[in-house]
RNA sequence: CCGUGCGGGAGAGUCCGUUUCAAGCGGCGCCGAAGGGGCAAUUCCUCCCCGGAACCUCUCAGGCACCAGGACCGUGCGGGAAG
Numbered sequence: 001c002c003g004u005g006c007g008g009g010a011g012a013g014u015c016c017g018u019u020u021c022a023a024g025c026g027g028c029g030c031c032g033a034a035g036g037g038g039c040a041a042u043u044c045c046u047c048c049c050c051g052g053a054a055c056c057u058c059u060c061a062g063g064c065a066c067c068a069g070g071a072c073c074g075u076g077c078g079g080g081a082a083g
Stems, first nucleotide, its partner, number of pairs: 001079008013028001015027004029064003035060001036058003042054004
């Protein structure tokens, strides 16, 4: 660094219609912490330029009761790399 088991893990409509609990489809409204785009602002790398990155920003994707997912944190295991 990568994968994986376990634990923790936020936000936003249980919205309206469709004969209807869910799902699908259509409509309007929202969220940002899978992934993705962007450095226009902010911040950091770094005092400046250039450049880069981000939990910043945009919401394409994804999501807006539960379930599932979920960046990140802790911990165990496996693999690789460096010293």